[in-house]
Annotation
Small-subunit ribosomal RNA from an uncultured bacterium, 1425 nucleotides, folded computationally. The RNAcentral record of the sequence draws on Greengenes.
C1' cells in the first nucleotide's frame, strides 16, 4: 500500500488495451477582478543592425589644455596730477608722472588626459554544440606551482644609455604607415652588496631592489611559513546496442636523452612483444555531470529548466603570445564560410553579455530606471566604471490569499422548462425592506450512457454527429444538436503533448513455463561460471558491532520566528545510505594446514536384455524364367471401365533364379542419453542391476559457450532394384474433379562413401539431491523352494498436499536445496535485412513500420453431427383405398387490367380469413356530389318554430325555389333546426419488429421447475441420474438427497349394461321400447405362474378387463411464427380528404403453373318396375307445409295442421326380388353447346340455381412421385344443419346405414423423448470459416541505378606557429621536423530517393470453390519432397 470497464450464452483463469490520482520552463481553447512571491526560446551552438555590459590610478611619469592667485621686466591701450604751443580764455593739440586693462614670461591652486609606467582585464555574466572521459560523484594519494591577503627575516647603494607622447618632411580615399629631431619614470640596462636561495663532496660559483607624497605612512627586493586558488595520479560508481568478437605498433614495458611548474611514452633513440577483451575490448548509437527534481506505500521509474558545485565552448579550425594564472567571448596570427566600407589599389567584423531585429517554431518578455543596496576592479582617498546587481514593465505560466456582500423576504410574482393538466421546478432565487461599509461592486469553464458526482423535453433518423474504453445514431437516443434543470471546480475551467503511478503488465521486495506465451531433439563428453558432506587447528577477505573523518551551501523533515495570514523567508535542530579510517569478535561462509567415511568411485562374485558394430547362414510369402497339365475368362469396384488373356492368362505341378522384410512368441514385456532397436549364429564391444568383503578419500552437482549424436523426407557419387510407390498416363466419380476408388508406373525405398540438422523429436512435463500414507500388478535380481522380506526398473488407483479447472500424487504437476534453458497480448514473423554453417533445398541467429481490443486455456449449459445406445409415434414394413393421367368445381401463383381489394406462403399458406361477392357486402377502380360531417361540448348570430308537403334539374346522391303550420305574461324561456366559429368526429392509412388479448406449430411430445439440504472457486449440478416397469418423470427398488409445484393420470360430458323415479305430445290400455333424473357395476378385486417390488402373462366371472371407446382439456418455453382488415391500443400519418355519401364496374379476366375435392373409366356395374329397414336436426319477421287440382317436370293455385317426442321437412340411400343391356368409348361416362321454361330478387347482361328437349367431349384406373387408414376404423351409401331472398355447397359441421384386410418386426425412411460422446457453433448447421483471383487504402521489403552525411586508410601540397639548424651575439634572413584547411585515389558505412517486383495489413453487401471445425462427409496434425 483501495480499485474499476473490457474476450463469453453464462464461469473461472491466462492475457493485453483503457481509465480515475499526482505533475510540467509547457502549448492551444472559451473566459477573466485585485494584490504577493516567483518564472519566461525547451525549435536554428543559424545569422545579426543601434546602443550599452572592462576599467582604474596624475600620491609612478613627461607632456598637452583649462582653471585659482601672485609677479620682475617688455609691449600695447585707456586714463591726463602737471607744462607747452596755437590763440576765439574755452577750445584743438604736443610731451608726460600716475593708476588701470591686456599681451608674453615666470611661478602658483584645481580640473580634465592623448601618451609612456602599474594594476585589472583568466573574475563576473552566458550556452550545452563537443563529450560515455579521471569529464562528473565519492574516497584516497605524492612529484607541484601560487598575483592581490596576513605573519617572520634581512635589504632598499652607486650609476648609464634610450623609446612613446611631442616636432620634421612624405605616402594612403580610408584603415593606417614610413620618416627627422628632442624627452621623463615606479618603463629598461650596468655594477655593488649577498639575511638568504639555487649548484656543488668541498673549495667556491651564481644570483635582488623603486621611488612617491609627506611627517606619518605607501610602495619594491630576496627568502621562509600560512590563507586562497589551480595542476596531476589512483580505486570504486551512474545509458543503449553482439543483428559490432576480436582491438591495439607509441602500442604494452625496460634503458638512455629531451620536455614540464610537477610523476609519467609526455617526446625522441635503442631493446623486449608485450597490452585489453564474454566481469563484453573495439566499434556504433545516444548524452554534459552532481547536489537535486517529479512520482512511488517502499523498492524502485523517469527526469537534470530555475538556484548551487563541477566541466565544456565562444561564427568553423589550428597556433601560439603576454602573464601569478588564459592556448584567453568583448586580445593577436593564421585558413576556411558569411557580411560590410572601397577611390579597385586595399581594409573591417563576430551578441551561446543586457536590450532589441529578422528567422525558425505550438511557443517564451522591455532597444527600462539606477548604482540607493550588496558584491567586484583601480586607486592613499574622494572616488570612477559596473545590463553583475537591486527596481520597475510584459504574460492566469505557476503557487498563495482576498473579493463579486450580509440578514430578512411566499401571493412560492413573471418569464421560462416540463406536465398525468392536478400541477411541478428554476426558487427565498428576484423584486421589496433592513445593515456594514468611501462604494453593494465582473462570472466563467467542463461535463451529465456506465467506469464518475450529475435527466428531461424537442430536432435529426447508420445520415449529421460523438468517442479515453466499452460503445452510441436505421423515427419515442437520460450517448449526435438545441433547451430547461442538474453536478463539479471556479479567475478560472477544458483539451493536447511528455513523465510516475495505478502495472506483482520483468516480478530483489514480487511472476511464471503438463493443456494459456514459455523445458533447447539428447546431456553423451565436458571448459568458464554458480553451488557444495563430516571433523579439528590457525587466519580475519565477506559478517556483527563500537569509535575517528567525510558525505558544500541551498532542497525535504521537525520546531520556532518575520511579512495582518499564506505562498515566501530567516534561525535552530534532526534523519538516512555511502566511502574511508581504526579496535574488538569468529557463529556461518572464505582461505590454508591436517583427520574421517555416509555422497562419488574402484576390485571381486553372479545376472536380465530387440544396446551397439562385421561376418555368415536360413524358411514362409512375392515376383520373374524354363517345362508339364489346362482350356476361357481373370482381375478390380459402391456399380464399372481401363488392364491382362485362345502368340494360351488366371488356376495348378517341378525347376532355377531375385531382392527386401523378418508371421506365431508378442506382451500398457525388455534394452538404450535421445533418435531407435526383432529370423537364427559366431566373434568384437558399451552400459545397467544385485551381493558381500576390500580400497581411494569429497575426487561431487549443475552446466553459458565448445564438441558428438540426431526419425523421414531431401542432396552428390557409385550399386542394386522383388514389393510398394511421389510425379507422370489412363479409367472412373463428378457441375467439375489437376483429388479420394480402380490399372499401370519414374524417382525413392535397400547397400557403400559423404552432405543435411530438422519433426505434434511428446511425458507437449530440463538435470541432480533430501523429504512426505498406502493398495495392487508385471520385468529382472538376492536370501531359502513356497510363503515372505529387501534391492533396481515398469504399470494403474488412490493419504496429504498442489492445481484455474482438467488433473497431478515416492516414476510429483507435492514440501524443500543447487545449476542451466525459456516466456512477457494477438497478427505481422520465426518473416525482412545483415551474420554464420550448408552441393543445394535450406537451418541457427533474429527485428521494425503498420494493423486489432482482444487472441487463449480449462470447464458449464444448449444445440448441432452425412457420432453411438434405448425408446416411441400409421414413421417405416403388412395391407385396404387413393392422389399424380381425363372432364369438372374451388382457392393460390403469374399474367393481364381502370380495378382485377387485402391478408395468409416448406411442414404449420392454398374449398384458408369467406358460416354463402349479381346491389349491398366492397375495404378496389371511374365517374359525380359533401366539408364540424352521423357523436359530445362551448360562444354568438337567425329565428319563431321543430316539422310537413309540392315543383324543377339530375343516374342517384345532391342542388334551387315556393308553401303550410305552435305556447305565452309579447320582455322572454325551454327543446330543437340553420349559419358561423371553435374543441373536435372520422380514417379496412402505417407499424403484428412498439402491444393487449387470441390462434397455429414444436405436441396430447413427457416433459418443466421451486425449497431445503449436498457438492463445486463459479457457470452449475444433485434432486430429475442407474436397473426394471408404463401409454406416460407412470410406479418400483437403489442412491446426498429430503419434500413440494406446473404438466401425465383421475375429477367433467358423450356411450356400451342394469336398476330406480316421474312421465308430456308416445301406447286402444298394460308391459316392452322410448325421454329425462338418481344410483349400481371394473378395483389387476379373485385364481395360476413369472418377479425383491413395481408390474407382466394366462384364466374365471361379467355387458363391458386390464386407460371399457371417444371427446373436452395443451406445462415451462422456442417460432421478434399469424392477425393493427373482428375487437382494443402506443406512436406516426390524412383533416374541402388517406373522411362520408352515390352510380356503374370490379373482385367472376386467362397463354401457363400448384394445391384440394366431386364424376368417371363400367357387368362386385347401368337402366327399368316393384319391395325393406335409420339417426342427428330444422321451422310462424315474408318460417316449414300435409292434403287437392293444374303442369311430363322445375314449380303454381288453392287449403290444412305446427311456436313443434303432438304437424311439417321425411319416399333415406346402399340393399332385395325379377327384367333387360353382353365388354362396346358401349343403354358407360356425363362436359359442352342449341332451344324452351319455372324461382328469387329493385334488377339474373357482365354474374344465380333449378326442370324438360336435344347435343353427347375427354376418359378403357393413370410417369417419376406421393397421401389417408390398426376396428364398427378404412372403404361405401345416403339424410340434416349453419350461412342464406336466391345461390356457385363438389365445401364445412354433425348423423346415422353397410362393413372389411393386414401389423413377421423395428435393418432402413421421416419426426420426437433420455443418456452419452465430439464441437472452432450461442442470430445456435440456412452455423462457423480457409485460400486464390477483383477493386481502394497504407506501412515495410528487394530492386538497375542516382545523391547526400560523418569517419577512416594511402599520397599530394601545406598558412601561422612553437622547437631546431646556419650566418662570431641580437634583431633579422635563409634551410629543416611537426601541422590546420584544401587537393587525388580507395575500401567500407550509414541515410534519402527509385521504374518495376514479392508478400503483408485494412475495406457492409464482389468472383471460384469449400481446405478446418460433428467421423465435418478422405479423421486430423507435424516435419520433408
Nucleotide at each position: 500500500g483501495a480499485g474499476a470497464g473490457u474476450u463469453u450464452g453464462a464461469u473461472c483463469c491466462u492475457g493485453g488495451c483503457u481509465c480515475a490520482g499526482g505533475g510540467u520552463g509547457a502549448a492551444c481553447g472559451c473566459u477573466a477582478g485585485c494584490g504577493g512571491c516567483g518564472u519566461g526560446c525547451c525549435u536554428a551552438a543559424a545569422a545579426c543592425a543601434u546602443g550599452c555590459a572592462a576599467g582604474u590610478c596624475g600620491a609612478a611619469c613627461g607632456a598637452a589644455a583649462c582653471u585659482u592667485g601672485u609677479u620682475a621686466a617688455a609691449u600695447g591701450c585707456a586714463u591726463g596730477c602737471g607744462g607747452g604751443u596755437g590763440c576765439u580764455u574755452g577750445c584743438a593739440u604736443c610731451c608726460a608722472a600716475u593708476u588701470g586693462c591686456a599681451u608674453u614670461g615666470a611661478u602658483u591652486u584645481g580640473u580634465u588626459u592623448a601618451g609612456u609606467g602599474g594594476c585589472g582585464a583568466a573574475c563576473g555574466g552566458u550556452u550545452g554544440a563537443g563529450u560515455a572521459a579521471c569529464a562528473c560523484g565519492u574516497a584516497g594519494g605524492a612529484a607541484u606551482c601560487u598575483u592581490c591577503c596576513u605573519c617572520u627575516a634581512a635589504c632598499u647603494c652607486g650609476g648609464g644609455a634610450a623609446c612613446a607622447a611631442c616636432u620634421u618632411g612624405g605616402g594612403g580615399a580610408a584603415a593606417c604607415c614610413c620618416u627627422u629631431g628632442c624627452u621623463a619614470a615606479u618603463a629598461c640596462c650596468c655594477g655593488a652588496u649577498g639575511u638568504g636561495a639555487a649548484g656543488g663532496c668541498a673549495a667556491c660559483u651564481u644570483u635582488a631592489a623603486a621611488g612617491a607624497u609627506u611627517u606619518a605612512u605607501c610602495g619594491g627586493u630576496u627568502a621562509g611559513a600560512g590563507a586562497u586558488g589551480a595542476g596531476c595520479c589512483u580505486g570504486c560508481g551512474g545509458c543503449c546496442u553482439a543483428u559490432u568478437a576480436g582491438g591495439u605498433a607509441g602500442u604494452u614495458g625496460g634503458u638512455g636523452a629531451g620536455g614540464u611548474a610537477a610523476a609519467u611514452g609526455c617526446u625522441c633513440a635503442c631493446c623486449a612483444a608485450g597490452c585489453c577483451a564474454a566481469u563484453g575490448a573495439u566499434g556504433g548509437g545516444u548524452a554534459g555531470c552532481u547536489g537535486g527534481u517529479c512520482u512511488g506505500a517502499g523498492a524502485g521509474g523517469a527526469u537534470g529548466a530555475c538556484c548551487a558545485g563541477c566541466c565544456a565552448g565562444a561564427a568553423g579550425g589550428g597556433c601560439a603570445c603576454u602573464g601569478a594564472g588564459a592556448c584567453a567571448c568583448g586580445g593577436g596570427c593564421c585558413c576556411u564560410a558569411c557580411u560590410u566600407c572601397u577611390a579597385c589599389g586595399g581594409a573591417a567584423g563576430g551578441c551561446a553579455g543586457c536590450a532589441g531585429u529578422a528567422u525558425g517554431g505550438a511557443a517564451u518578455a522591455u532597444u527600462g530606471c539606477g548604482c540607493a543596496a550588496u558584491g567586484g576592479a583601480c586607486g592613499a582617498a574622494a572616488g570612477u566604471c559596473u545590463g553583475a546587481c537591486g527596481c520597475a514593465g510584459c504574460g492566469a505560466c505557476g503557487c498563495c490569499g482576498c473579493g463579486u456582500g450580509a440578514g430578512g423576504g411566499a401571493u412560492g410574482a413573471a418569464g421560462g422548462c416540463c406536465u398525468u393538466c392536478g400541477g411541478g421546478u428554476u426558487g427565498u432565487a428576484a423584486a421589496c425592506c433592513u445593515c456594514u461599509g468611501a462604494a453593494a461592486a465582473u462570472a466563467g469553464c467542463a461535463c451529465c450512457u456506465g467506469c464518475u458526482a450529475a435527466c428531461u423535453a424537442c430536432g435529426u433518423g447508420c445520415c449529421a454527429g460523438c468517442a479515453g474504453c466499452a460503445g452510441c445514431g436505421g423515427u419515442c437516443a437520460u450517448a449526435c444538436g438545441u433547451a430547461g434543470g442538474g453536478u463539479g471546480c471556479a479567475a478560472g475551467c477544458g483539451u493536447u503533448a511528455c513523465c510516475c503511478g495505478g502495472a506483482u503488465u520483468u516480478a530483489u521486495u514480487g511472476g511464471g513455463u503438463g493443456u494459456a506465451a514459455a523445458g533447447a531433439g539428447u546431456u553423451c563428453u565436458g571448459u568458464a561460471g554458480g553451488c557444495g558432506g563430516u571433523u579439528a587447528u590457525g587466519u580475519a577477505a565477506g559478517u556483527u558491532a563500537g569509535g575517528g573523518g567525510u558525505u558544500a551551501a541551498a532542497u525535504c523533515c521537525u520546531u520556532c520566528a518575520g511579512c495582518u495570514c499564506a505562498a515566501c523567508u530567516g534561525a535552530a535542530g534532526a534523519u538516512a545510505a555511502g566511502c574511508u579510517u581504526u579496535u574488538a569478535a569468529u557463529a556461518c561462509u572464505g582461505c590454508a594446514u591436517g583427520a574421517c567415511u555416509a555422497g562419488a568411485g574402484g576390485a571381486a562374485u553372479u545376472u536380465a536384455g530387440g544396446g551397439a558394430a562385421u561376418a555368415g547362414c536360413g524358411g514362409a510369402a512375392c515376383u520373374u524364367a524354363u517345362g508339364g497339365a489346362g482350356g476361357a475368362g481373370c482381375a478390380g469396384u459402391g456399380a464399372a471401365a481401363u488392364g491382362c488373356g485362345u502368340u494360351g492368362a488366371u488356376c495348378u505341378c517341378a525347376u532355377a533364379g531375385g531382392g527386401a522384410a523378418c508371421a506365431u512368441c508378442a506382451a500398457g514385456g525388455g534394452g538404450g542419453a535421445a533418435g531407435c532397436c526383432a529370423g537364427c549364429u559366431a566373434u568384437u564391444u558399451g552400459g545397467g542391476a544385485a551381493u558381500u568383503u576390500c580400497c581411494u578419500g569429497a575426487c561431487g552437482c549443475u552446466a553459458a559457450g565448445a564438441g558428438a549424436c540426431g526419425a523421414a523426407a531431401g542432396c552428390u557419387g557409385g550399386g542394386a532394384u522383388a514389393g510398394c510407390g511421389a510425379a507422370a498416363c489412363g479409367g472412373a466419380u463428378u457441375a467439375g474433379a489437376u483429388a479420394c476408388c480402380c490399372g499401370u508406373g519414374u524417382a525413392g525405398u535397400c547397400c557403400c562413401a559423404g552432405c543435411c540438422g530438422u519433426a505434434a523429436a511428446c511425458g507437449a512435463u530440463g538435470c541432480c539431491u533430501g523429504c512426505u500414507a498406502g493398495a495392487u500388478g508385471c520385468u529382472u535380481g538376492u536370501a531359502u523352494u513356497u510363503a515372505u522380506a529387501u534391492g533396481a526398473g515398469u504399470g494403474u488407483c488412490g493419504a496429504a498436499g498442489c492445481u484455474a479447472a482438467c488433473g497431478c500424487g515416492u516414476u510429483a504437476a507435492g514440501c524443500a536445496g543447487g545449476c542451466c534453458a525459456c516466456c512477457u497480448g494477438g497478427g505481422g514473423a520465426g518473416u525482412a535485412c545483415g551474420g554464420c554453417c550448408g552441393c543445394a533445398a535450406g537451418g541457427c541467429u533474429a527485428a521494425a513500420a503498420c494493423u486489432c481490443a482482444a487472441a487463449g486455456g480449462a470447464a458449464u449449459u444448449g444445440g448441432c453431427g452425412g457420432g453411438g445406445a434405448c425408446c416411441c409415434g400409421c414413421a417405416c414394413a403388412a395391407g385396404c383405398g387413393g392422389u399424380g393421367g381425363a372432364g369438372c368445381a374451388u382457392g393460390c401463383u403469374c399474367u393481364u387490367u381502370a380495378a382485377u381489394u387485402c391478408g395468409c406462403u416448406g411442414c404449420u399458406a392454398a374449398c384458408c380469413g369467406a358460416a354463402g361477392a349479381a346491389c349491398c357486402u366492397u375495404a378496389c377502380c371511374u365517374g359525380g356530389a359533401c366539408u364540424u360531417g352521423u357523436a359530445u361540448g362551448u360562444a354568438a348570430c337567425u329565428g319563431c318554430a321543430a316539422g310537413c308537403c309540392u315543383a324543377c334539374c339530375g343516374a342517384a346522391a345532391g342542388g334551387u325555389a315556393g308553401g303550410c303550420c305552435u305556447c305565452u305574461u309579447u320582455c322572454g324561456a325551454a327543446g330543437g333546426u340553420g349559419u358561423u366559429a371553435c374543441a373536435c368526429a372520422g380514417g379496412u392509412g402505417u407499424u403484428g419488429c412498439a402491444u393487449g388479448g387470441c390462434u397455429g406449430u414444436u405436441a396430447u411430445c413427457a416433459g418443466c421447475u421451486c425449497g431445503u439440504a449436498c457438492c463445486g472457486u463459479g457457470a452449475g449440478g444433485c434432486g430429475u441420474a442407474c436397473c426394471c416397469u408404463u401409454a406416460a418423470g407412470u410406479g418400483g427398488g437403489u442412491u446426498a438427497a429430503c419434500g413440494a409445484g406446473c404438466g401425465c393420470a383421475a375429477c367433467c360430458c358423450c356411450u356400451a349394461u342394469c336398476g330406480u323415479u316421474a312421465g308430456u305430445u308416445g301406447u286402444a290400455u298394460c308391459a316392452c321400447u322410448c325421454u329425462a333424473g338418481c344410483g349400481a357395476a371394473a378395483c389387476u378385486g379373485c385364481c395360476u405362474c413369472g418377479g425383491c417390488a413395481a408390474c407382466g402373462a394366462g384364466g374365471a366371472g361379467g355387458a363391458a378387463g386390464g386407460c371399457g371407446g371417444g371427446g373436452a382439456u395443451g406445462a415451462u418455453u422456442g417460432u421478434a411464427a399469424g392477425u393493427c382488415g373482428g375487437u382494443a391500443u402506443u406512436g406516426c400519418c390524412c383533416u374541402u380528404a388517406c373522411g362520408u355519401c352515390c352510380a356503374g364496374g370490379g373482385c367472376u379476366a386467362g397463354a401457363a403453373g400448384c394445391a384440394u375435392g366431386c364424376u368417371a373409366c363400367a357387368a362386385u356395374g347401368g337402366c327399368g318396375c316393384g319391395g325393406a329397414c335409420a339417426g342427428c336436426g330444422a321451422g310462424u319477421u315474408u318460417g316449414c307445409u300435409a292434403c287437392a287440382u293444374g303442369g311430363c317436370a322445375a314449380c303454381a293455385u288453392g287449403a290444412u295442421g305446427c311456436u313443434a317426442a303432438u304437424c311439417u321437412c321425411u319416399u333415406a340411400a346402399a340393399c332385395c326380388g325379377c327384367g333387360u343391356c353382353u365388354c362396346a368409348g358401349u343403354u358407360c361416362g356425363g362436359a359442352u353447346u342449341g332451344a324452351g321454361g319455372g324461382c328469387u330478387g329493385c334488377a339474373a347482361u357482365u354474374c344465380g340455381c333449378c326442370c324438360u328437349c336435344a347435343u353427347g367431349a375427354a376418359g378403357u384406373u393413370g410417369g417419376a412421385a406421393u397421401c389417408g387408414c390398426u376396428a364398427g376404423u378404412a372403404a361405401u351409401c345416403g339424410c340434416a344443419g349453419g350461412u342464406c331472398a336466391g345461390c356457385a355447397a363438389u365445401a364445412c359441421u354433425g348423423c346415422g346405414g353397410u362393413g372389411a384386410a393386414u401389423a413377421c418386426g423395428u435393418u432402413c425412411u421421416c419426426g420426437g423423448g433420455u443418456c452419452u460422446u465430439g464441437c472452432a457453433c450461442a442470430c445456435a448447421c440456412u452455423g462457423c470459416c480457409c485460400g486464390u483471383g477483383a477493386c481502394g487504402u497504407c506501412a515495410g521489403c528487394a530492386a538497375a541505378g542516382c545523391u547526400g552525411g560523418g569517419g577512416c586508410c594511402a599520397c599530394c601540397c601545406g598558412a601561422a606557429g612553437c622547437c631546431u639548424c646556419a650566418u662570431u651575439u641580437a634583431a633579422u634572413u635563409g634551410g629543416g621536423c611537426c601541422c590546420a584547411a584544401g587537393g587525388u585515389g580507395g575500401a567500407a558505412u550509414c541515410a534519402g530517393u527509385g521504374a518495376u517486383g514479392a508478400g503483408g495489413a485494412u475495406g457492409a453487401a464482389c468472383u471460384c470453390g469449400u481446405a478446418a471445425c460433428a467421423a465435418g462427409g478422405u479423421a486430423g496434425c507435424c516435419g520433408u519432397a